[in-house]
Context: one part of a larger RNA
Order: sequence, then C1' cells, then structure tokens
RNA sequence: CGUUGAUACUUGAGGGAAGUCCCUGAUAGUACGAGAGGACCUCAGGGAAGAAACCUCUGGUCUACCAGUUGUCGUGCCAACGGCACUGCUGGGUAGCUAUGUUUCGUUGUGAUAAGCGCUGAAAGCAUCUAAGCGCGAAGCCAUACCCAAGAUAAGGUAUCAUUUAAGAUCGGUCAGAGAUUAUGACCUUGAUAGGGCGUAGGUGUAAGGUCAGCAAUGAUUUUAGCCGAGCGCUACUAAUUGAUCAAA
Repeated sequence: CGUUGAUACUUGAGGGAAGUCCCUGAUAGUACGAGAGGACCUCAGGGAAGAAACCUCUGGUCUACCAGUUGUCGUGCCAACGGCACUGCUGGGUAGCUAUGUUUCGUUGUGAUAAGCGCUGAAAGCAUCUAAGCGCGAAGCCAUACCCAAGAUAAGGUAUCAUUUAAGAUCGGUCAGAGAUUAUGACCUUGAUAGGGCGUAGGUGUAAGGUCAGCAAUGAUUUUAGCCGAGCGCUACUAAUUGAUCAAA
C1' cells in the first nucleotide's frame, strides 16, 4: 500500500519440521539343521542419541537477600553502623534464568508404488509376470498427526458492531508472562496496572538494647529472634488526570 469501516473467532491453497537405532525377556532352544548352531512372525519391557516444553525433584547461578570475618578510613569516643579493598573474602540463598534435572515425542492408513515376487495371457498352437488386463510388495512417496499460513492479488468464511458525529484505532499515562527501538500483552478511578502498606510462603540463622556469669576474651537469656529483591493473597495510601487526533459511500 492492497484486501468493502471495524472487532473477535476461524477455513486451509501452500509451506515447514519430524521420520533414528540398539538390547533383554516370551514365543522357543521351537521351525530349520547330521550336528554345531539357530530363526521369521507376534507380544512385553529396557535403553542410546536427538527434539520440544518446563523448574515439582536433583543441582548451578542469584553483584540492591541474610549471616560471619580481615585491613583501613569515617560517623567526637565506647558500643553500634557506614564507605573502600574483584560482589574485599567466606558460608548459605527466594523469584527468575538454567542442565547434568523432570515430562513428553518419533503414530496410523482396504492409499499409490520401487527393486522384487506373482495371476491370467498372446504376439510365437508351446513357453512367457506384459504386449491388453489383474495382484502383492519398502525406513522411501502420498495422506494422517505437529507448526506456520488469505499478499491464496482468485486477497476466503462466520458472528457481532458502526455509518443517529460513530464503531474502532492512535497519541498520553501505570506497567510486564513482553522487550534494543518498535512490536506484543495487562491496565487507566465503573481501577488491583505499578509502587507503598498489611498478611503469608520462602531465605538467613537467633538482631540491637538490657539482664546474668566471667578479671577478660566470651558465653547464656530475653529470642525458632531480627532483617529480608523479584513469589502468593488482600488493601485505593501514591501514580495511571483532563483530554486530543485519525476514522464516515
């Protein structure tokens, strides 16, 4: 830009991805074979590699979470804290992200076939799978199942709304399951969108101050304390105000 002005849901022309392999048990030590050996078919399991999704478990990470600790500087001093030293170092660690973790997947078909195996059968009184005709037959082809898909310009379909100054969209704002920008998605007071507050899950591991014991270092107790990023729930306290523009044969 086109497709009849929109919103929602769709059909699927067409395209893409996938397609794997091994082992064990049973059938059965059966068929076959003198023996040695040793099946097809079918059934039940286990795995390898790969793919996708996810974070319940096992782990990793978690630089504005918690604790311990060294040196030094600062808050007048003690105590308590803060800055810097790779995040100073060390021990843990929620959400998120993640694999080595978890789950799932590789199906089905009276489809058409290849090599091959056949039936009927002449040319060529026989024979011959082929010349006419008719079958079987593969991890392959086609379809099925999964993903994209109406710029499929033959531009599809269904439902609803609007042409009653609209339906709807954009700008603007609060944002995240999204994200470089954009886009996508949620919300804008008829509101839980983000922050805050309250509660809670979870993390750390028992704060400060006081009291007691000890000369002291320190220990005990108050105290399963104190503190806390992202999780979950509730709550309008703060900010999403008022609006403008586009859009009509």
Molecule: large-subunit ribosomal RNA, domain VI
Organism: Candidatus Portnoybacteria bacterium CG10_big_fil_rev_8_21_14_0_10_40_22